[in-house]
Context: one part of a larger RNA
């Protein structure tokens, strides 16, 4: 390469967004460019198959035939596919009405805890440990009152609850915004799907530069364990953790399961809407997320299982023994750390 894969074996891009490009609903007419037929011409020989025939035989030599799957003209066909007109509403969207929700963004504010600073009250301890010590304490500490000041965080609700593409996101107010969803069915009429570059977004930790700075705490310093202890335990303790503004652009960034669309038995739970009866919550029912369990089908097996990993279809991304190695070299990116992209020798 044909292929055979991608929860766990190798393999789903971390996550939107959207270029090109590849793919597309229903119904009518056109056209025939693809498609399918029929001819005709060309597809050199000589080789390869086939059937012969010559060297004693083969190898060679040699006749005839197939085959050259192809191309280029024409004459039909017209489902499909494309093309061009037209319609059409089930996709997709708009509008209007309503709820829900730690969906962002910026502003303010509140109480508990914790540290520190003032003063009181009051005395030998405190604190820490498996046991100690280091450490603080008679210059009055732990403990208890009152008062301030300060940073970060939001207990209880709190929930296999909610929301958000992922990352995440949680006290309270209040202003700005994004999305989803429910009903009405009024409107446009395939306007969608997927997505290679591109483009933004991306826990943490890092990194500039300028505040912060209470806990906490890498690095560090004692103490302790212990043969040793650059640990694990203690007592300190910086950078960081927070705040603007800008870089980094990686995670077991995971449902280790790309999207999107259609179909495939049910139970029982949360959840946001609606409707319908009975009447002030119950039941029937129907959308739209989230669970659990289970047939059918699937899977090496564990498992999946209408939120598939089953049936199918369309797009992208990615995998081809381990180890070298996600390195090296070279490119791009970054202030740097480093990141992407990605070999080979060797070796098993």
């Nucleotide at each position: 390469c044909u292929g055979g894969g991608c929860g766990u074996a190798a393999a789903g891009g971390g996550c939107g967004c959207g270029u090109a490009g590849g793919c597309g609903g229903c119904c009518u007419u056109g056209u025939c460019a693809g498609u399918c037929a029929g001819a005709a011409g060309u597809g050199a020989a000589a080789g390869c198959c086939c059937c012969g025939g010559g060297c004693u035989c083969a190898a060679c030599c040699u006749g005839g035939g197939a085959a050259c799957u192809g191309c280029u003209u024409u004459u039909g066909a017209u489902a499909c596919u494309g093309c061009a007109a037209g319609g059409c509403u089930u996709g997709a969207g708009u509008u209007u009405c309503g709820g829900a929700g730690a969906g962002g963004a910026u502003g303010g504010u509140g109480g508990a805890a914790u540290u520190c600073c003032c003063a009181g009250u009051g005395u030998a301890g405190a604190g820490g440990u498996g046991a100690a010590a280091u450490u603080c304490g008679u210059a009055g500490a732990u403990a208890u009152u009152g008062g301030g000041a300060a940073g970060a965080a939001c207990a209880c609700c709190g929930g296999u609850g909610g929301c958000g593409a992922a990352g995440g996101c949680g006290g309270c107010c209040a202003u700005c915004u994004g999305g989803a969803c429910g009903a009405a069915c009024a409107c446009u009429g395939a306007c969608g799907c997927u997505g290679a570059g591109g483009c933004g977004c991306g826990a943490a930790a890092g990194c500039g530069u300028g505040g912060g700075g209470a806990g906490c705490a890498a690095a560090c310093a004692g103490g302790a364990u212990u043969a040793g202890a650059u640990a694990c335990c203690c007592u300190g303790g910086u950078a960081g953790u927070c705040c603007a503004c800008g870089c980094c652009g990686u995670a077991a960034a995971c449902g280790a399961u790309g999207a999107a669309u259609g179909c495939u038995a049910g139970a029982c739970g949360c959840u946001g809407g609606g409707a319908u009866g009975c009447a002030u919550g119950c039941a029937u029912u129907u959308c739209g997320g989230u669970g659990u369990c289970g047939c059918c089908g699937c899977u090496a097996a564990c498992g999946c299982a209408u939120u598939a990993a089953g049936c199918a279809u369309u797009c992208c991304g990615c995998c081809u023994g381990g180890g070298g190695a996600g390195u090296a070299c070279g490119g791009c990116c970054g202030c740097a750390a480093g990141g992407u992209u990605a070999a080979a020798a060797c070796u098993c």

About this RNA: Predicted 3D model of a 348-nucleotide part of an RNA (small-subunit ribosomal RNA, central domain) from bacterium AEOC021. RNAcentral holds the full RNA, with entries from Greengenes. Its Rfam family is "Bacterial small subunit ribosomal RNA".